[in-house]
RNA sequence: UGUGCGGUAGCGUAGUUGGUCAACGCAUAAGGCUCAUAACCUUAAGAUCGCAGGUUCGAAUCCUGCCUGCACAA
Numbered sequence: 001u002g003u004g005c006g007g008u009a010g011c012g013u014a015g016u017u018g019g020u021c022a023a024c025g026c027a028u029a030a031g032g033c034u035c036a037u038a039a040c041c042u043u044a045a046g047a048u049c050g051c052a053g054g055u056u057c058g059a060a061u062c063c064u065g066c067c068u069g070c071a072c073a074a
Stems, first nucleotide, its partner, number of pairs: 001073007010026004019057001028044005050066005
């Protein structure tokens, strides 16, 4: 420098070819259970989807540029 695949809650992931509340597991908080803790059960908080534009009535999703991680090639 080029090519490919990624960037979505604290962590790890999903999101089916654009559409109503962006979902799941772990973790966290509260409550229940227990003599108590863990486990288990219930509930809650937490991400405007890497950044900035564009297309569209409508974008995590499509297009462009940039930043960044990994792999490969030179």
Model confidence (mean pLDDT): 81 of 100. This is a predicted structure of a 74-nucleotide RNA (transfer RNA) from a Planctomycetaceae bacterium. The RNAcentral record of the sequence draws on ENA. Lineage of the source: Bacteria > Pseudomonadati > Planctomycetota > Planctomycetales > Planctomycetaceae.